[in-house]
This is a predicted structure of a 164-nucleotide RNA (c-di-AMP riboswitch aptamer (ydaO/yuaA leader)) from Nocardioides sp.
Taxonomically the source falls in Nocardioides (Bacteria, Actinomycetes, Propionibacteriales, Nocardioidaceae).
RNA sequence: CGCUGAGUCUGGGCCACUGAGCCCGGAGCCGGGGAACCACCGGUGCGGCGGCGUGAGCCGCAGCACCACCUGGGGUGAAUCCCUUGCGAGCCGCCGACCGUGGUCGAUGGGGAGCAGGGGUAGGGCACGUCGAGCCCGAACCCGUCAGCUCACCCGGUAGGCGU
Numbered sequence: 001c002g003c004u005g006a007g008u009c010u011g012g013g014c015c016a017c018u019g020a021g022c023c024c025g026g027a028g029c030c031g032g033g034g035a036a037c038c039a040c041c042g043g044u045g046c047g048g049c050g051g052c053g054u055g056a057g058c059c060g061c062a063g064c065a066c067c068a069c070c071u072g073g074g075g076u077g078a079a080u081c082c083c084u085u086g087c088g089a090g091c092c093g094c095c096g097a098c099c100g101u102g103g104u105c106g107a108u109g110g111g112g113a114g115c116a117g118g119g120g121u122a123g124g125g126c127a128c129g130u131c132g133a134g135c136c137c138g139a140a141c142c143c144g145u146c147a148g149c150u151c152a153c154c155c156g157g158u159a160g161g162c163g164u
Stems, first nucleotide, its partner, number of pairs: 001163004008027007015019001028158006038148001042067005048061005072146001073143004081120007091110003095106005123137004
């Protein structure tokens, strides 16, 4: 100097006054929580009440029965999802041995949390004058049973990594 990213600028104080150190602020930028209205509220069947309609029907409200689910949910971020290979625990079944009859050990089958690798993918970057091609990423972490949107209001962050 440049890239990614919200992650920049600035005031004051402290210390051993070197500093890319520590503390407290402000501005800007970023994120979370948080009304009304709206949205959300599992599926099927049955009849009931209320409203609208000439009517067929439509709308709303709760109830009963059955089925399904009970694998929590959420946040930052582009970082989701699929296929495949290897390892593989808790758990279930069967057989055998031992003994204190309910346990231990061994073999085997099922199962699959999770871990590692490969391929792809929603999406993202290099990069905003246009077209085309190319290269790269497609992670990681946090809350803790709880959170839709959301005025007022409340709270938090202002890093890290990389290239020349």